RNAcentral holds the sequence, with entries from Rfam. Transfer RNA from Loxodonta africana, 72 nucleotides, folded computationally. NCBI's taxonomy places the organism under Eukaryota, Eumetazoa, Chordata, Theria, Loxodonta. The prediction has a mean pLDDT of 82. Its Rfam family is "tRNA". The family's RNA type in Rfam is transfer RNA. Rfam's curators write: Transfer RNA (tRNA) molecules are approximately 80 nucleotides in length.
RNA sequence: GGAGGUAUAGCUCAGUGGUAGAGCCUGUGCUUAGCAUGCACGAGGUCUAGGGUUCGAUGCCCAGUACUUCCA
Numbered sequence: 001g002g003a004g005g006u007a008u009a010g011c012u013c014a015g016u017g018g019u020a021g022a023g024c025c026u027g028u029g030c031u032u033a034g035c036a037u038g039c040a041c042g043a044g045g046u047c048u049a050g051g052g053u054u055c056g057a058u059g060c061c062c063a064g065u066a067c068u069u070c071c072a
Stems, first nucleotide, its partner, number of pairs: 001071007010024004018055001026042005048064001050062003
């Protein structure tokens, strides 16, 4: 230099057009003499940033950023 991949909760990851979920972590309560386990209910996201298409974009298009793979 060229061709790809990834970017979503504190962490690991789902989610292929109709305002986003799971596990772990964390808070409260129940359970226990107490802890752990278990159970119930929560908190935590302007979905990497900009523009476009669309009635509507995490998802489609464009160029950018970061990381990464391959080729040279």